[in-house]
RNA sequence: GCCCUGAUAGCUCAGUCUGGCAGAGCGGCUGUCUCGUAAACAGCAGGUCAUGAGUUCGAAUCUCAUUCAGGGCU
Numbered sequence: 001g002c003c004c005u006g007a008u009a010g011c012u013c014a015g016u017c018u019g020g021c022a023g024a025g026c027g028g029c030u031g032u033c034u035c036g037u038a039a040a041c042a043g044c045a046g047g048u049c050a051u052g053a054g055u056u057c058g059a060a061u062c063u064c065a066u067u068c069a070g071g072g073c074u
């Protein structure tokens, strides 16, 4: 230098192919229960979907560029 894969909640990851309300588990907080704690149960909060631009009525999803991480080739 070229190619491939990935980046989504505090953590681990779905969702992307086939555009249409941003999700799960764990974790956090509150409540119920308990003499108290844990467990269990109920609820709540938490996101510029790596960044910028484009296409579109509408983009996490499609297109282009860039950044970062991993791998391969030379």
Stems, first nucleotide, its partner, number of pairs: 001073007010026004020057001028044005050066005